[in-house]
RNA sequence: ACGGCUGUGGUCUAACGGUAUGAUUCGAGCUUCCCAAGCUUGUGACCCGGGUUCAAUUCCCGGCAGCCGUA
Numbered sequence: 001a002c003g004g005c006u007g008u009g010g011u012c013u014a015a016c017g018g019u020a021u022g023a024u025u026c027g028a029g030c031u032u033c034c035c036a037a038g039c040u041u042g043u044g045a046c047c048c049g050g051g052u053u054c055a056a057u058u059c060c061c062g063g064c065a066g067c068c069g070u071a
Base pairs, nucleotide, nucleotide: 001070002069003068004067005066006065007064010024011023012022018054026042027041028040029039030038047063048062049061050060051059
């Protein structure tokens, strides 16, 4: 320099173009003599900018970052 793959809460993860899923962490409550475990509940996310579309995490273009490969 070129090519490919990936980018979603603090962490991990799912998602035919139509309310963004679950686990874990964290907060509150229940249970227990206490702890652990268990149960209920709450908070919290689509890498950035454009385009297409009634509607974009999803499709297209361009960036940025990470990983892999070629030279």

The RNA shown here (transfer RNA) has 71 nucleotides and comes from Candidatus Nomurabacteria bacterium RIFCSPHIGHO2_01_FULL_39_10.
The source organism's lineage runs through Bacteria, Bacteria candidate phyla and Candidatus Nomuraibacteriota.
Its Rfam family is "tRNA". Rfam's curators write: Transfer RNA (tRNA) molecules are approximately 80 nucleotides in length.
The sequence is in RNAcentral, with records from ENA.